[in-house]
Context: one part of a larger RNA
RNA sequence: GAAUGAACGCUGGCGGCAUGCCUAACACAUGCAAGUCGAACGAGAUCUUCGGAUCUAGCGGCGGACGGGUGAGUAACGCGUGGGAACGUGCCCUUAGGUACGGAACAACAGUUGGAAACGACUGCUAAUACCGUAUGACCCCUCCUUUAGAGGAUAUUGUCGCCAAUAGAUGGGCCCGCGUUUGAUUAGCUAGUUGGUGAGGUAAUGGCUCACCAAGGCGACGAUCAAUAGCUGGUCUGAGAGGAUGAUCAGCCACACUGGGACUGAGACACGGCCCAGACUCCUACGGGAGGCAGCAGUGGGGAAUCUUGGACAAUGGGGGCAACCCUGAUCCAGCCAUGCCGCGUGUGUGAUGAAGGCCUUAGGGUUGUAAAGCACUUUCAACGGUGAAGAUAAUGACGGUAACCGUAGAAGAAGCUCCGGCUAACUUCGUGCCAGCAGCCGCGGUAAUACGAAGGGGGCUAGCGUUGUUC
Numbered sequence: 001g002a003a004u005g006a007a008c009g010c011u012g013g014c015g016g017c018a019u020g021c022c023u024a025a026c027a028c029a030u031g032c033a034a035g036u037c038g039a040a041c042g043a044g045a046u047c048u049u050c051g052g053a054u055c056u057a058g059c060g061g062c063g064g065a066c067g068g069g070u071g072a073g074u075a076a077c078g079c080g081u082g083g084g085a086a087c088g089u090g091c092c093c094u095u096a097g098g099u100a101c102g103g104a105a106c107a108a109c110a111g112u113u114g115g116a117a118a119c120g121a122c123u124g125c126u127a128a129u130a131c132c133g134u135a136u137g138a139c140c141c142c143u144c145c146u147u148u149a150g151a152g153g154a155u156a157u158u159g160u161c162g163c164c165a166a167u168a169g170a171u172g173g174g175c176c177c178g179c180g181u182u183u184g185a186u187u188a189g190c191u192a193g194u195u196g197g198u199g200a201g202g203u204a205a206u207g208g209c210u211c212a213c214c215a216a217g218g219c220g221a222c223g224a225u226c227a228a229u230a231g232c233u234g235g236u237c238u239g240a241g242a243g244g245a246u247g248a249u250c251a252g253c254c255a256c257a258c259u260g261g262g263a264c265u266g267a268g269a270c271a272c273g274g275c276c277c278a279g280a281c282u283c284c285u286a287c288g289g290g291a292g293g294c295a296g297c298a299g300u301g302g303g304g305a306a307u308c309u310u311g312g313a314c315a316a317u318g319g320g321g322g323c324a325a326c327c328c329u330g331a332u333c334c335a336g337c338c339a340u341g342c343c344g345c346g347u348g349u350g351u352g353a354u355g356a357a358g359g360c361c362u363u364a365g366g367g368u369u370g371u372a373a374a375g376c377a378c379u380u381u382c383a384a385c386g387g388u389g390a391a392g393a394u395a396a397u398g399a400c401g402g403u404a405a406c407c408g409u410a411g412a413a414g415a416a417g418c419u420c421c422g423g424c425u426a427a428c429u430u431c432g433u434g435c436c437a438g439c440a441g442c443c444g445c446g447g448u449a450a451u452a453c454g455a456a457g458g459g460g461g462c463u464a465g466c467g468u469u470g471u472u473c
Base pairs, nucleotide, nucleotide: 001473002472003471004470006469007468008467009466010465013345014344015343016342017341018340020337021303026301027300028299030298031297032296035062036061037060041058043056044055045054046053047052069256070255071254078181079180080179081178082177083176084175087173092169095166097164098163099162100134101133102132103131109124110123111122112121113120114119140152142150143149182228183227184226189219190218191217194216195215196214197213198212199211200210201209231253232252233251234250235246236245237244238243258279259278260277261276262275281292282291283290284289309335311334312333313332317331318329319328320327321326348378349377350376351375358369359368360367361366382414384409385408386407387406388405392400417462418461419460420459421458422443423442424441428457429456430455431454432453438445439444
């Protein structure tokens, strides 16, 4: 000098665009953040013009694996980059087919009943795009093999919704490898599923992934192991560059969801607002037993130098469901708060010498503040007030918002501070103080004439900011 997610002190007019718990991955009151489909199904309720319409608890389908948050863990094929083969992939798309015949239940409901509650238990009835059986079946797999034979896997309609199996794709994933990826040797040896083989099991799939048997290997001074620290990257900051530092916001990947473990369902999870177990904590209880998880958006307490509203709307963009109408969406779009940052604008303009008054200095003549003020003549940006009033939307639909913008009205009117002045370093005098009080980034000032302390006058610098502190180059 540049930079900052900054903080502190003094000060503070406006607008645009951004940013805003870096600390306790500490604990959380309250509200909202994931639903939707009656065009799968029975039933109930309400309304009825008796045509029907609307609403829903349940069963069923799809979605709750996306979107949103955080960075605790992780030094790792986690990430980055470049390759690879032994694999899946709902919805979407391509091609050519199929969609037959039957059956038995369970919720809801009704009755009885347990419990404080959470939640159940028994009996009976019922529907389906829920479940089961049979047939057909291109295709896939296994066994015997000349053929064949056997086993498993579908279907539903009023329907431009769908469903079933196959084929090719797209999308999105799982896996493997080369190279790169912090510090420490005051960490030198580490390793028994360990390294490899054969066979099996398991998986969507390769593989010690797991198991049995066999062999004794594998890694390491080119730093293994251990310890410490840390999410990685595109990027960001700085620098002429090489490099150094960094990884907030935005984007990609990973990991996590009170702590630890586990599986279920499913195309996809070992699942933030799902389930089970254990633990800690909090809450309810009739003491028998139950409920919960803000590292979602707001918000509270706490910690801290320090970081915002318990706002509006689905109008746009996107997502889920639905044939659709539409519903949901704290994603998102907006608004609110904060000079936190960047950018822009203003706080007037011209004229004005008796160089007014006052202040300060003085050699007492004067000098300086200083065209500065007053005065005179103008202007009205921004703000204020009144009016018109968008684009963003496409035929309709605008939260923002009567916003932006435009027009008009009045009046210089409502709008300047902070820091420094010994040298480095631009800017000097007087008074006070007297090694005191104090200053200070370094050198150093102060012990009676201090341009270095405090104040005043004057001056320099930056300016809605200025200075200090922290951190990086």
The part of an RNA shown here (small-subunit ribosomal RNA, 5' domain) has 473 nucleotides and comes from an uncultured prokaryote.
The full RNA is in RNAcentral, with records from ENA.